Predicted 3D model of RNase P RNA and transfer RNA as a complex of 428 nucleotides. It holds a member of the Rfam family "Bacterial RNase P class A". The coordinates come from a structure-prediction model, not an experiment, and the mean pLDDT is 78.
């Protein structure tokens, strides 16, 4: 350079006008300040907070699954193990149990799991032929029996290679490799040894089939909860009142005049509209020591006014450049995973110049 | 803010739970039938099972991640 893989950064900048939302101040009109993201998105897991539930246990459901750590917690991270795939740098694994039990394994194949026998191989017994001639050899068919070496089938066929043995063969014996167990070393541990024994060696695959074992998880969600509270219609108490007339109407008021009976007043309560809180200082950022391989934690310091409820965060101008991806908080907070611009840093391989 | 369901030929469903061949109806072609058409009969085309991935010999079905639509609750 190409190519590949890893891991961090960033998110157009500045100024000006006029507007929105919020704080704060003085005031009624202003001034000052602040005003989306690294994913604010999916709503996938975890937690905080709030009510209801709750001796204790257990069922069921539903998640998780090597190890040892971090953590408020977790399915998240971190080292580290084993298996996998990659030439390599890396990357990925829902990585407990198939010797508790059920079931599944299509098509082809003899035979898909307490093996089995379709060709073949060998060994009798029988029938015919043929050769020879004491009894005997071949062929061919037909039956009983051995056998799992080759053949074929499949995704997957009961360790593998050579040798020995055999009527042929077979861990049937033997060396070597594999593989199960045990002991010892090594490790907190999953594991791991080129150490030493024992077994000829037994148990195909699927549990992201059903189960089993082990650990979690009481339910519901800020429209959760707590608080203050019209109007109109219920309720509970009191009083007043029905031709001896409460009470409304008309009016400044009185008289008068209309209306007027399951009705008018008042007080209290629950509770809608509606407001206030939750709700912005926290498991916060960040810079620095210190522990620790890290993830992470501990210490010191400095910072921190987005907060709505029909819901703001924008529209124009100028200037500059590389011409600007994907996207908008609604209780918060840790992750995960998805979209996405632009760059850098570092590892691999491979080619070239010097 | 929470919650459930759907996505298969041109349209409109089976199949998925319980994993091996994707199938009905209807449109659409051609052919018979008829003097012609329609109706009937017949025989064919035609599908990345929404995408990526992973379990597995084998995925439309199992699991995970995502993208569109639709419903429902306070």
């Nucleotide at each position: 350079g190409c190519a590949g893989g890893u891991g961090g950064a960033u998110a157009u900048g500045c100024a000006g006008u006029u507007g929105c939302u919020g704080u704060g101040u003085u005031u009624u009109u202003g001034c000052a300040c602040a005003g989306a993201g690294g994913a604010a998105a999916g709503u996938c897991c975890g937690g905080a907070c709030a009510c209801c539930a709750u001796a204790g246990g257990g069922u069921a459901u539903g998640a998780u699954g090597g190890u040892c750590g971090c953590u408020a917690a977790c399915g998240g991270c971190g080292a580290c193990c084993c298996g996998c795939c990659a030439a390599a740098a890396g990357g990925c694994g829902a990585g407990g149990g198939a010797a508790a039990g059920u079931g599944c394994c299509a098509c082809a194949g003899a035979a898909a799991a307490u093996a089995u026998a379709c060709c073949g191989c060998c060994c009798g017994g029988u029938a015919u032929c043929u050769g020879a001639u004491a009894u005997c050899a071949g062929a061919u068919g037909u039956u009983g029996g051995g056998u799992a070496a080759g053949g074929g089938u499949g995704a997957a066929a009961a360790g593998g290679u050579g040798g020995g043995g055999u009527a042929a063969g077979a861990g049937c014996c033997c060396a070597c490799c594999g593989c199960u167990c045990c002991u010892u070393c090594c490790g907190u541990g999953a594991g791991g040894a080129u150490a030493g024994g024992a077994g000829g060696c037994a148990c195909g695959g699927c549990a992201a089939a059903c189960c089993c074992c082990a650990u979690c998880a009481g339910g519901u969600g800020c429209a959760a909860u707590g608080c203050c509270a019209a109007a109109u219609a219920g309720g509970u108490a009191g009083g007043c009142g029905u031709u001896u007339g409460a009470g409304g109407g008309u009016g400044a008021c009185c008289c008068g005049c209309c209306c007027g009976a399951u009705g008018c007043c008042u007080a209290c309560g629950g509770g809608u509209a509606g407001g206030c809180a939750g709700c912005a200082g926290g498991a916060u950022u960040u810079a620095g020591u210190c522990a620790g391989c890290a993830a992470u934690g501990a210490c010191u310091a400095a910072a921190c006014a987005a907060g709505a409820u029909a819901a703001a965060u924008a529209a124009c101008u100028g200037c500059a450049c590389u011409c600007g991806a994907c996207a908008g908080a609604a209780u918060c907070c840790g992750g995960c995973u998805u979209a996405u611009u632009u760059c850098c840093a570092c590892c691999u391989g491979c080619u070239g110049a010097u | 803010c929470g919650g459930g369901g759907c996505g298969u030929g041109g349209c409109g469903c089976a199949g998925c739970c319980u994993g091996g061949u994707a199938g009905c109806g209807u449109a659409c072609a051609c052919c018979c039938u008829u003097g012609g058409g329609g109706u009937g009969g017949g025989u064919g085309u035609g599908g990345u099972c929404g995408c990526u991935g992973g379990u597995u010999c084998a995925a439309a079905u199992c699991c995970a991640g995502u993208c569109g639509c639709c419903c429902c609750g306070a």